[in-house]
Context: one part of a larger RNA
Molecule: small-subunit ribosomal RNA, 5' domain
Organism: Opitutales bacterium
RNA sequence: GAGUGAACGCUGGCGGCGUGGCUAAGACAUGCAAGUCGAGCGGGAAUUAUAGAUGUAGCAAUACAUUUGUGAUGAGAGCGGCAAACGGGUGAGUAAUACAUAAGCAAUCUGCCUUAAAGUUGGGGAUAGCUCGGGGAAACUCGAAUUAAUACCGGAUGUGGUCCUUUGCUGCAUGGCAAAGGCACUAAAGCUUGAGAUGGCGCUUUAAGAGGAGCUUAUGGCCUAUCAGCUAGUUGGCGGGAUAACAGCCCACCAAGGCGAAGACGGGUAGCGGGUCUGAGAGGACGAUCCGCCACAUUGGAACUGAGACACGGUCCAAACACCUACGGGUGGCAGCAGUUUCGAAUCAUUCACAAUGGGGGCAACCCUGAUGGUGCGACGUCGCGUGAGGGAUGAAGGUCCUAGGAUUGUAAACCUCUGUCACAUGGGACUAACCGUAAGGUUCAUAGCCUUACCUGAAUUAACCAUGAGAGGAAGCAGUGGCUAACUCCGUGCCAGCAGCCGCGGUAAUACGGAGACUGCGAGCGUUACUC
Numbered sequence: 001g002a003g004u005g006a007a008c009g010c011u012g013g014c015g016g017c018g019u020g021g022c023u024a025a026g027a028c029a030u031g032c033a034a035g036u037c038g039a040g041c042g043g044g045a046a047u048u049a050u051a052g053a054u055g056u057a058g059c060a061a062u063a064c065a066u067u068u069g070u071g072a073u074g075a076g077a078g079c080g081g082c083a084a085a086c087g088g089g090u091g092a093g094u095a096a097u098a099c100a101u102a103a104g105c106a107a108u109c110u111g112c113c114u115u116a117a118a119g120u121u122g123g124g125g126a127u128a129g130c131u132c133g134g135g136g137a138a139a140c141u142c143g144a145a146u147u148a149a150u151a152c153c154g155g156a157u158g159u160g161g162u163c164c165u166u167u168g169c170u171g172c173a174u175g176g177c178a179a180a181g182g183c184a185c186u187a188a189a190g191c192u193u194g195a196g197a198u199g200g201c202g203c204u205u206u207a208a209g210a211g212g213a214g215c216u217u218a219u220g221g222c223c224u225a226u227c228a229g230c231u232a233g234u235u236g237g238c239g240g241g242a243u244a245a246c247a248g249c250c251c252a253c254c255a256a257g258g259c260g261a262a263g264a265c266g267g268g269u270a271g272c273g274g275g276u277c278u279g280a281g282a283g284g285a286c287g288a289u290c291c292g293c294c295a296c297a298u299u300g301g302a303a304c305u306g307a308g309a310c311a312c313g314g315u316c317c318a319a320a321c322a323c324c325u326a327c328g329g330g331u332g333g334c335a336g337c338a339g340u341u342u343c344g345a346a347u348c349a350u351u352c353a354c355a356a357u358g359g360g361g362g363c364a365a366c367c368c369u370g371a372u373g374g375u376g377c378g379a380c381g382u383c384g385c386g387u388g389a390g391g392g393a394u395g396a397a398g399g400u401c402c403u404a405g406g407a408u409u410g411u412a413a414a415c416c417u418c419u420g421u422c423a424c425a426u427g428g429g430a431c432u433a434a435c436c437g438u439a440a441g442g443u444u445c446a447u448a449g450c451c452u453u454a455c456c457u458g459a460a461u462u463a464a465c466c467a468u469g470a471g472a473g474g475a476a477g478c479a480g481u482g483g484c485u486a487a488c489u490c491c492g493u494g495c496c497a498g499c500a501g502c503c504g505c506g507g508u509a510a511u512a513c514g515g516a517g518a519c520u521g522c523g524a525g526c527g528u529u530a531c532u533c
Stems, first nucleotide, its partner, number of pairs: 001533004006529005013385006019378002021343001026341003030338003035082003040079002046073012089296003099220007108213003113209008121155001123153002131144005160186003163182008190201003222268003229259003234256004239251003271293004275286004298319005321332004349375001351374003357371001358369004388418004398409004422474001424469005432460001437455007477522005482503003488517005498505002
């Protein structure tokens, strides 16, 4: 000098864009953060329309109540499907089961999506819910009867796939591909539109793709030798098991190997990278925000479901902590968004909206979304703007200094002429909006699909921007002035009080302490502290 997720002191007008628990991976009240589908299924509280019957009031029309049939809307819960493995958070652990780069898998898996081929047949038995009964303070749970499905289970068919046999081609060792054969094994589910034909969404099998995941290898990147030897599933083989898949991944048997001064093993520290800061570069330091990967979800362990988890807002077990309890037993997990408390030098709202982008579900309308888009708070950073412009000498007054003549503050002020940025007031007022839907038209047998036009859809928004108005009015400080280092005098103090980054200053004329004036630097900031180069 540059820099920071900064803090502290003094000061503080506005806006744009960023950014904000670095400490305790401490503990958490409250609300929200993952649902959706009735076009898979049984059902249906309640509301309403209409027709009839009965009763009451009434002369009647009619009103009210109860009930039956039909139609419409349809809450809460349940079975089932998909999602919940994404998105969001944190960096504890991890020095290599991580990351980066470059390869490999002839050793692998892959829901949804795209493309292609083929099929979508015929049956069965249950079980939630509902009803009845029982236990329990609750959480919840037991029994009986009964019911549905795109839930579950057999049968048929086999384009195909798997397995076996034979043959051919081929490669990179285990191998790969193709053809033929076999009483061999192996699928499925419906819903909806429409008058119908048909169309749409699905389901099953296979092949290919895309995207995703798993595994293997090489190389690279911290400190320590006051850590020198480490290792028994250890190193390899054979045979098996397990896995989507290779492999001591696991097991039985056999052999005695394997690693190490090119630093094994141990100890300390640490998420890694793209990058960030600095520097002319080489290098050094760092890894906040954003992007990729990894790991974790109170602590430890385990599996289930599933295409995918050994699963933050799933399950089970154990532990600590906290809460409820009728003392028998139960419940919870903010390192999601806000917020509380503690810690700390220190870090924000218990805000608005799904309008946009994206995600999940759904044919769709639509629903959900603390992702996201916005607003709020903090000079925390950066950038921009303003706090007025021109004229104005009797060089006013006041202040300070003085050799008492004057000098300086200083065109500075006053005064005159203007301007109107920002802020203020009034009025107008967008972009972000494309979808979807509704209506009309075209195509079409078609009200299906597609295309065109119009209308509709905005949290931010009391905004951006524009116009008008008023008035210089509302807007300057901080640090320094001995040298380094730009900027000097007076007064007070008297080795005192104090200053100080280094040299050093202060003991009666202190440009170094304190105050004043003047000056210098930067400026909505300026200094100090900490850390890095």